[in-house]
Context: one part of a larger RNA
Molecule: small-subunit ribosomal RNA, 5' domain
Organism: uncultured prokaryote
RNA sequence: AAUGAACGCUGGCGGCGUGCCUAACACAUGCAAGUCGAGCGCGAACGUGGCUUCGGCCAUUAUUAGAGCGGCGAACGGGUGAGUAACACGUGGAUAAUCUACCUGGGGGUGGGGGACAACUUGGGGAAACCUGGGCUAAUACCGCAUCCGGUCACGGGACCUUGGUCCUGUGAAGAAAGAUGGCCUCUGGAUUCAAGCUAUUGCCCCCAGAUGAGUCCGCGUCUGAUUAGCUAGUUGGUGGGGUAAUGGCCUACCAAGGCGACGAUCAGUAGCCGGCCUGAGAGGGCGAUCGGCCACACUGGAACUGAGACACGGUCCAGACUCCUACGGGAGGCAGCAGUGGGGAAUAUUGCGCAAUGGGCGAAAGCCUGACGCAGCAACGCCGCGUGGAGGAUGACGGUUUUCGGACUGUAAACUCCUGUCAGGUGGGACGAAAAGAUGUCGGUCAAUAUCCGGCGUCCCUGACGGUACCACCAGAGGAAGCCCCGGCUAACUCCGUGCCAGCAGCCGCGGUAAUACGGGGGGGGCAAGCGUUAUUC
Numbered sequence: 001a002a003u004g005a006a007c008g009c010u011g012g013c014g015g016c017g018u019g020c021c022u023a024a025c026a027c028a029u030g031c032a033a034g035u036c037g038a039g040c041g042c043g044a045a046c047g048u049g050g051c052u053u054c055g056g057c058c059a060u061u062a063u064u065a066g067a068g069c070g071g072c073g074a075a076c077g078g079g080u081g082a083g084u085a086a087c088a089c090g091u092g093g094a095u096a097a098u099c100u101a102c103c104u105g106g107g108g109g110u111g112g113g114g115g116a117c118a119a120c121u122u123g124g125g126g127a128a129a130c131c132u133g134g135g136c137u138a139a140u141a142c143c144g145c146a147u148c149c150g151g152u153c154a155c156g157g158g159a160c161c162u163u164g165g166u167c168c169u170g171u172g173a174a175g176a177a178a179g180a181u182g183g184c185c186u187c188u189g190g191a192u193u194c195a196a197g198c199u200a201u202u203g204c205c206c207c208c209a210g211a212u213g214a215g216u217c218c219g220c221g222u223c224u225g226a227u228u229a230g231c232u233a234g235u236u237g238g239u240g241g242g243g244u245a246a247u248g249g250c251c252u253a254c255c256a257a258g259g260c261g262a263c264g265a266u267c268a269g270u271a272g273c274c275g276g277c278c279u280g281a282g283a284g285g286g287c288g289a290u291c292g293g294c295c296a297c298a299c300u301g302g303a304a305c306u307g308a309g310a311c312a313c314g315g316u317c318c319a320g321a322c323u324c325c326u327a328c329g330g331g332a333g334g335c336a337g338c339a340g341u342g343g344g345g346a347a348u349a350u351u352g353c354g355c356a357a358u359g360g361g362c363g364a365a366a367g368c369c370u371g372a373c374g375c376a377g378c379a380a381c382g383c384c385g386c387g388u389g390g391a392g393g394a395u396g397a398c399g400g401u402u403u404u405c406g407g408a409c410u411g412u413a414a415a416c417u418c419c420u421g422u423c424a425g426g427u428g429g430g431a432c433g434a435a436a437a438g439a440u441g442u443c444g445g446u447c448a449a450u451a452u453c454c455g456g457c458g459u460c461c462c463u464g465a466c467g468g469u470a471c472c473a474c475c476a477g478a479g480g481a482a483g484c485c486c487c488g489g490c491u492a493a494c495u496c497c498g499u500g501c502c503a504g505c506a507g508c509c510g511c512g513g514u515a516a517u518a519c520g521g522g523g524g525g526g527g528c529a530a531g532c533g534u535u536a537u538u539c
Base pairs, nucleotide, nucleotide: 001538002537003536005535006534007533008532009531012386013385014384015383016382017381018379019378020344025342026341027340029339030338031337034072035071036070039069040068042066047060048059049058050057051056079297080296081295089221090220091219092218093217094216095215098214099213103210104209105208106207107206108205109204110203111145113143114142120135121134122133123132124131125130152173153172154171155170156169157168158167159166160165179202180201181200182199183198184197188195189194223269224268225267230260231259232258235257236256237255238254239253240252241251242250272294273293274292275291276287277286278285279284299320300319301318302317303316322333323332324331325330350376352375353374354373358372359370360369361368362367389419390418391417392416399410400409401408402407423480425475426474427473428472429471433466438460439459440458441457442456443455444454445453483528484527485526486525487524488509489508490507494523495522496521497520498519504511505510
């Protein structure tokens, strides 16, 4: 000098930050990932109105709620640092060995069919979780058929290149798709309105390229121990095969006998890495909280499925430990998400408000969801700012301490006089953060069209958790606001009393045994100040 600090004494206000370093211990409760009716079929009730044979029925509610099929998302965002000494990370490269949903640019296509399964209905089993049989049904769900582009594959050819690259090409083979919504009547078909027609928007399929993200490989760097000296059988290499998006002992069969190591292999211990942070003149040393990048993990261990992407925190399966329910047959769960509880500990906060902003998911949009985030609450935990009054005021008052008894100090300090009005208090006003979206007018584009849709501009209207907060004005009145440590030397600041090697102090040297500036108290003084000291740790 510093700290994610703790402890002791003390404590007025504000701004901005920060806040389980220990048990990756166990968790009650609530919330943290949904959304789309402009993909699809089904479809209530309360209420209201009417009818009634008083049993009920009809209409509306209802383009509803709701669950189901389907799509996208759930692999992001958020948490933690257990493991990991490793291509994990940092840095620089390679990929002629690779993939990439959504997005952007370009080119082409979107024809014609089929059969199911949920929901629903009807049986059965079960305490429950749930399971199971029959029947009906839709789709942008599923499956054939057609068609095609050197996009893919097989056999060939050519050019440029060189690991499996790019481009061109001959023959053959296999391989795509899905519709929806709004508007209109110019064409076509029905015939004053609708469509299979037209049109706008948006989807779907194939190919090329981009962007973004990711995989893999390599050079160099990356803690301690030799009281760890040898280690290794898929081990090292080759061939064939398998597997992957992709190289590779990644896996497998066979063959060879290699590979690493005092330039420290192997083993053991410790540890997430970095941008950075602290210190220091620097070199260096220490650290890796908050914020940002990467990695790893999600009760413990293992595994795959789906998918563009996971071997998946709030998915599945198996095993284990633990907890809970049970009708004893069987089931359920995973806070290292946000709060919160117990426990551990010297020690670390609210079971708060809001989606108004920023960002994310879905949606054409309105919008819905969002413990991300924005805010508020608690804590002097840190940094910064402000205040606790200002000026005048000497009989140098009283009191206190001391004294050589004259005095000296406290001390302009107080009283007193004149002022000021920060903060806190009261009254009133009162934000920025809000841009969008929506409605409407107009202009332009698309179009047959003045419709619809898209874009520009103008007008109107709506949206704030924080918050009646910040801020401003006024009111009142010095009123409500100072402590802590130290005073032997180092080190700034001295005397009196008590005690008598006792009680005690102490960072080091050392003080205390009858005048202690070192112990305890008083007075005085020094330092810092809403803090001051102590402890711990680093330089």